Small-subunit ribosomal RNA, 3' major domain from an uncultured bacterium, 475 nucleotides, folded computationally.
Context: one part of a larger RNA
RNA sequence: UGACGGGGACCCGCACAAGCGGUGGAGCAUGUGGUUUAAUUCGAAGCAACGCGAAGAACCUUACCAGGUCUUGACAUCCCACUGACCGGUUCGUAAUGGAACCUUUCCUUCGGGACAGUGGUGACAGGUGGUGCAUGGUUGUCGUCAGCUCGUGUCGUGAGAUGUUGGGUUAAGUCCCGCAACGAGCGCAACCCCUAUUUCCAGUAGCCAGCAGUAAGAUGGGCACUCGGGAGAGACUGCCGGGGAUAACCCGGAGGAAGGUGGGGACGACGUCAAAUCAUCAUGCCCCUUAUGAUCUGGGCUACACACGUGCUACAAUGGCAUUCACAAAGGGAAGCGAAACUGCGAAGUGGAGCAAACCCCAAAAAGGAUGUCUCAGUUCGGAUUGUAGUCUGCAGCUCGACUACAUGAAGCUGGAAUCGCUAGUAAUCGCGAAUCAGAAUGUCGCGGUGAAUACGUUCCCGGGUCUUGCACA
Repeated sequence: UGACGGGGACCCGCACAAGCGGUGGAGCAUGUGGUUUAAUUCGAAGCAACGCGAAGAACCUUACCAGGUCUUGACAUCCCACUGACCGGUUCGUAAUGGAACCUUUCCUUCGGGACAGUGGUGACAGGUGGUGCAUGGUUGUCGUCAGCUCGUGUCGUGAGAUGUUGGGUUAAGUCCCGCAACGAGCGCAACCCCUAUUUCCAGUAGCCAGCAGUAAGAUGGGCACUCGGGAGAGACUGCCGGGGAUAACCCGGAGGAAGGUGGGGACGACGUCAAAUCAUCAUGCCCCUUAUGAUCUGGGCUACACACGUGCUACAAUGGCAUUCACAAAGGGAAGCGAAACUGCGAAGUGGAGCAAACCCCAAAAAGGAUGUCUCAGUUCGGAUUGUAGUCUGCAGCUCGACUACAUGAAGCUGGAAUCGCUAGUAAUCGCGAAUCAGAAUGUCGCGGUGAAUACGUUCCCGGGUCUUGCACA
C1' cells in the first nucleotide's frame, strides 16, 4: 500500500421488511447428471453450466457407431503427358456411393501453339470439428451501469509511498458547493445518439371523411379539417414563486404545463478481477495423423431409461368449464412466397385461383372481455396424460423418430415438506398476436399490444456493493 475481520461509523441495491404471483408435490415438454449402448459426437460446471452453443438432429445437418468404398484425394496452386471436350442423356450393376459400357459434343490461331475442360502420372502438397483456451489473437461472461481507476507538475517522507481522491454538506453519481499544500488533467458519471409521451409547420397517397353530392361499401366526385404515417422544428432548464440551508451546492412545497426535477425505456460497460469461457464460428504457435485421426456412401445413433437435479407448460376448477352470439389491438411477414371469395370434408385439410414485391392484397380469427343459456362442488360437463382405430400435411422417405385432425379411452392431480425464485407501475399477474430459424417440426427464444393490481413502517437482521477508520498471525 492492499487484502481480510462472527471490528467501528456512514450510505446504497427487490438485499431484507411490506405485498402479489410462483418453484419445490402431479402429468407432460426441454436441458443436465448418472446408467446403458456398437455409438448414445463435442463443449458449457456455484452465483456467472443445466429451454446454454443449438434462430429449430427423420436423410442432410453430423462432428459419433457398424458396414462398403477412395488415396494428389470432396477442396486450392504448380509441373508433365494424352484427349477434345465440359455439360447433358441412355443402359448395366450396387443397400447406396464408388464402378462398367454407349450416345452427343469446344473456341481462338501467325498453324508453332494458346485458352478452357477432362483423364492419367509425379511429387511438392491438400485435408484433420485431432491435442493444448495453462502458448495465443479476436470475441464473450462476471463483479457492475458499481462510482470508481489514474496521471503531470508541486509539496511531504531516507524509502515503500502519501498528498491531490481526505474533511463539512449534497447527489443516482469522484454530481456539485465550501474548505484545505496542493494546482490542473485523463479514462469513467452525466450530456451528445435512438424509441416513446405533447404540439407547430410543410406536403397529403395506397392513409383519413367534418361539411356537400353519392353508395351495398370512403366505392366514387370532392376535400386534407380530423386520424395517421413522413420530414423539419418547438418544448423541461430547478427557468418562476415560497420556505429551509452557509448568502453556496442542494432539499421540500407550489404555480404553470402533455410531461418536473435523470419524464419513461434502450444503446452505451472505466482501471482491472476470475491462468473465468471459447483451438467446435473464425484466425493462429507448437505437437500429432497422412492408403488415415483425411474423403465418400448406406443404415443406425445424437430421440436409449431403474433413477437424481435445473428450467418451463398444463392443471387441480364456479373470479370456473361448455355452447351460441356481439365487440375492441399493436407489431410483423409475404414471390420456389402470402394466398381471398366460392365449393367439398365433422375436422386436420383439399379443390380453386382473385389480389398482392404490398399504408393497396393476403396471413388475420385477436384472446382475455360483454350478453344469454347450462353445469352445482363431484375426481365432476374439472383435468387432460396414456392407449386404440381411421386420417391430413410436409418431404425421395415419417419403422426407429415429425406435426396436426376425428372418434373412442380417460391416468396422476383436490393448491404442494424442508427450502427457494421473480417483481416497485402501465410493473407484477393474466390474455392472445407476430417474427427469426425453417420443406416439415416450439410449452423455447426474441418482439407486440389488450386487461391491469397490492405493498414499501423502515434499515435491527440475511446477501452483495461503495467511502472513511481501526486491528492484523496474510501478500
The coordinates come from a structure-prediction model, not an experiment, and the mean pLDDT is 82.